[in-house]
Molecule: RNase P RNA; transfer RNA
Organism: soil metagenome
Formats: sequence, C1' cells, structure tokens
RNA sequence: GGUGAUCGCCGGUCGGAGGCGCAAGCCGAUGACGGGAGGAAAGUCCGAGCUCCAGAGGGUACGGUGCCGGGUAACGCCCGGUGGCGGAGACGCCGAGGAAAGUGCCACAGAAAACAGACCUCCUCUCUCCGGAGAGGGAAGGGUGAAAAGGCGGGGUAAGAGCCCACCGCGUGCGUGGUGACACGCACGGCACGGCAAACCCCACCAGGAGCAAGGCCGCGUAGGCAGGCGAUGCGCUCGCGAGAGCGCGGGAGGGCGACCCGCCCGAGCCUGCGGGUAGGCUGCUCGAGGCGGCUGGCAACAGCCGUCCUAGAGGAAUGAUCACCGCCGCGCGAAGGGUGACCGACGCGCGGAACAGAACUCGGCUUA
RNA sequence: GCCGGAGUAGCUCAGCUGGUAGAGCAGCUGAUUUGUAAUCAGCUGGUCGGGGGUUCGAUUCCCUUCUCCGGCU
Repeated sequence: GGUGAUCGCCGGUCGGAGGCGCAAGCCGAUGACGGGAGGAAAGUCCGAGCUCCAGAGGGUACGGUGCCGGGUAACGCCCGGUGGCGGAGACGCCGAGGAAAGUGCCACAGAAAACAGACCUCCUCUCUCCGGAGAGGGAAGGGUGAAAAGGCGGGGUAAGAGCCCACCGCGUGCGUGGUGACACGCACGGCACGGCAAACCCCACCAGGAGCAAGGCCGCGUAGGCAGGCGAUGCGCUCGCGAGAGCGCGGGAGGGCGACCCGCCCGAGCCUGCGGGUAGGCUGCUCGAGGCGGCUGGCAACAGCCGUCCUAGAGGAAUGAUCACCGCCGCGCGAAGGGUGACCGACGCGCGGAACAGAACUCGGCUUA
Repeated sequence: GCCGGAGUAGCUCAGCUGGUAGAGCAGCUGAUUUGUAAUCAGCUGGUCGGGGGUUCGAUUCCCUUCUCCGGCU
C1' cells in the first nucleotide's frame, strides 16, 4: 500500500419513535442504504472564472512581460523552432528587445578604465662623469586587472602600427531561402562600436480596484440618547387666504469620483467625546474551460467527434483505530543454483519499516516537499 | 482563508541609486579607587535567516524557500 471484518467520525437520501405549533409546517432519537483527500490538497508565485465597487474628462505616477511561430478562456505556463553557452559525443541549459537616444557606474591594482594612455621594454637623435640623462617616434612585447581599444599569420619599417594583404570577427548594402526569429552567398568599409539595462532609462505590448471574511436574503443597534464644536437656513420672481411650495442667482460645513492632482458632481447636515450590542441563521457551494477510453487532425503542445462516469462539500473543520491475510522495502539465518575466486543468490523463516503531507469558492499552471 | 510587513554582533537598531559591515548597551583587559560603582583607554564578537542566479564583485538587484509579526468578519 491492497482486500476483508469489527468499532467509530463527517455529509447525503429514505423511513421515522417522539416533540413544538390553532394551522400550514418545523425539529428530530434510533435504523437502513450509499459517499468521504492529494500528487502535491502546500507555498500563495502567476493566470482566469465568479462576485461587488468604480466606469465625466484631462494629466502625472506606479506595476508586469520581453528571440520567432504556434497552443490556450488566459498566463510570466506549455509545444516546436532560431540564436547563444557547456560537452569528445549522445545531449543538456538559457529572465534571450535596445549599450551607434541620453544619464550613471566600473572598487582595489595599474602609467592608463572609455574624449584613451605610456611604468618597464623597443627604435632614432643629442649629451655624457659611461652609471645614465634629455628630446622625439611607436604601441608590437612585459606587467596590473574581471575587462587594456579587433584576432592570427605574412609583408613592411629605424622600431612599429589595418600602414598594406589573406583568413576570421564586426558593420553597411544587395540577393536567395524561410510566415518569422534567422541562415547562406556576394560586394563594399580598414575598425569606428569595452562591459553593466535582475542600474536609471528608451521601445513594443499588457494591465481599473478588491477579493467567498467577495456578495445576496433574514434578523439586527450605521438606530435611538446625552454633552461639546463647525456649517446652512440670503435675495428676487411666480403660485397660494395662509403655513408654505416652485424657479433663478448667490453662499455653503462636509462628502463622492477605489493610486495622486486638476477638474467635475452631490450637498444640509457634519465632526468629536460619553454610554450601549452582537462572536447569529440561510445562501453563494460544487456538473466543471470536468474525469476516463477510443477514433481523426497535428512533429508536438493541443483541438474536434463518439462512448462512458458523477467523484467530499463540512464551516474551526470529518476522512480514523484494531485484527487477519496478501503485496513492497531493509536486515539476519538457512538454502536450490551460478562463478576459478572474492562473492552473487531464486525460495523459505524471523525481526523491523512504510514517506511528504492533508480539501475550506472553483479551475489552468509554476515552484517547493 | 485573504492581504501586508520584517529577518544584520548576545540585545536594540543603522547601512541597501552594488566595491573588503557600523553605532549604543552588554562582555573582556588595563587605568583610576583602600575596594566597588561611575568614568577613561583599548579589545573581542557577524554563515548579513537558508539556497540559487545576474555582475568582475551582492547585506544591497532578481527568483525560490524558512521563520516571525500585523491587519481584515
């Protein structure tokens, strides 16, 4: 772990002793039948369904994703490819837009860290007390560093240098193939363009906010009471016998627009303190982008069709315990047999072990165990 | 269940536009005092919760994980 038995636990259906009620009806002991955790139910890291709130307008800010194509309800997931890296290879891995838009950083070491630069060495000239010094050329070699301004070879030179040349790299243009990322080829350029964007940022695309403690119905204390404070109750016209009502203008505490500001709208009540109550019931709730099998299409992810199945729904939380048998793993003993040997060992007996964890609205992923 | 925050010395906290981690209290040693406290001087003490990645370099940036705290009927 599997099967069976017994005893329990949580829902459901049926029946129902009995109880409450005027009634409709409600509750319900006990009994029968049937059901009862996972590959991650976990972390809550993404994406959705569902529900409520917002949904004048404008601006600003914040967040996420990042090669290409496809899949999907959607995704930061999956599949296939491209490119890069690692490996002898099979193969594996990749958060992989832009560093010639701008800003910033590159500690220490080192002469110099991005407008390059010159410590030692190299070469030329001059001077010399023969140790060297000064002026200039150059950036190949040494040294520092994670990184030193194309690499390697040849020519060239006083020494050198893309100074010149071939190959490679890089860039630009064109052509061919591909849906595309990109690949291949040709021509030109003599090298300009170091690294970091999981630094700010730029570009493209996406994204309104909250979450089942959402939300709905019932009950009910957002009520009612006391004290203090702030604010409006203004003018005109019309109607009315009047109390008053309507319209216009003005004033207006406070509030709303679910990141903020402007702006817009509502507006006669608002704020603070004292005192006072509740830990309720029903629902949302499990049939769903569902599981399994087959066929078809597709390289695949996946999609379509057909058949079949119903599989927890509690609301502080049930899914457990014991026994028997069987299976699995480990150890010990015995042992058919195999092997030159160390040793291995079907099978039998005995002893021991069995993880990670555990639904709480529901799915698709990822991650971790 | 849902949402948010924090882990740095024995304790309480800084440091987080990346460059070998600091302060106060506590502890130890010395000075001062007859002695103790206080004071003064010095010293010790760090897997920056764990693992992985980006970078030359990570307490700091990113991912993952563990622990703790708070809020919501």